[in-house]
Molecule: Glycine riboswitch aptamer
Organism: Rhodospirillales bacterium
This record gives sequence, structure tokens and C1' cells, in this order.
RNA sequence: CCGCCCGGCGCGGGAGAGCGUGAGACGAGCCGCGAGCGGCCUGUCGCACCGCCGAAGGCGCAACCGGCCCCCGGAAACGCUCAGGCACCAGGGACCGCGUCGGGUUC
Repeated sequence: CCGCCCGGCGCGGGAGAGCGUGAGACGAGCCGCGAGCGGCCUGUCGCACCGCCGAAGGCGCAACCGGCCCCCGGAAACGCUCAGGCACCAGGGACCGCGUCGGGUUC
């Protein structure tokens, strides 16, 4: 120096699952009238409930790997759903690719 391994940063790609129900708050529209009240409808927000997803994180072990091997350790995109998420947009997103920076290492 090249390769390989680990990590950071930037860019690109990146799935799944209810436009669920309820009352409340706020806003818009319409109607009535005694003019600030009532009713209807609709949107947003947070909350509650039910259903669901799984690819931040977390947890688990039987796949799998390793060891001093009837035991122990590690551990997945598998499982669980605590967290998170479930119209569009936005955000997040394991993982993949490209670039760059830092660290380590064989010859």
C1' cells in the first nucleotide's frame, strides 16, 4: 500500500399492519331562532377500547456456531410483542449499494 474486519458520517433504495369504535376539545359548512343557543354533518388533535404489524431498540431459544463437550457460552431476517408502528404526506426503519473518515489485522 492492497485486501479483510469493526465503527462513524453523507447520498440512494427500503417492507408490513384498521381512512376501526367511542366520547371530548378545536375548526369549517348547513339549518332553526328568542342572537347566542341548539341540531346535523365533516376535518384535525390527544385519550380510551378492540383488532393488527414487525425491519429502530428490547427480550427468548429450539435453528445455527463455538468450547475445557450429557455442560457452558454466543446467537438470527426465527419466535415474543415491552417499547414502537398501522389512509396519504412527513418521520422512523433492520438490511443493501456507493462515497468518505477513523481504528484493527495477515502476508